Transfer RNA from a bacterium, 74 nucleotides, folded computationally.

[in-house]
């Protein structure tokens, strides 16, 4: 330089052919249970879905450019 795949909660990761409020584990807050810890239960916080822009009644989803990462090619 060139192809490709990836980017969703702190962390691994789900999200059906684009449509009703964006999840799930662990992970943290509280509260139960314990003499006390750890196990269980219970309830609760945390997202600009990398970024801009574009198509649409409507976009995590679909186009384009950026950015970051990871593999091949040269």
């Nucleotide at each position: 330089g060139g192809a490709c795949a990836c980017a969703u909660a702190g962390c691994u990761c789900a999200g059906u052919u684009g449509g009703u409020u964006a999840g799930a584990g662990c992970a943290c807050u509280g509260c139960a249970u314990u003499c006390a810890c750890a196990u269980u239960g219970c309830a609760g916080g945390g997202g600009u879905c990398a970024g801009u822009g574009g198509u649409u009644c409507a976009a995590g989803u679909c186009c384009a450019c950026u950015u970051g990462u990871g593999u091949c090619c040269a």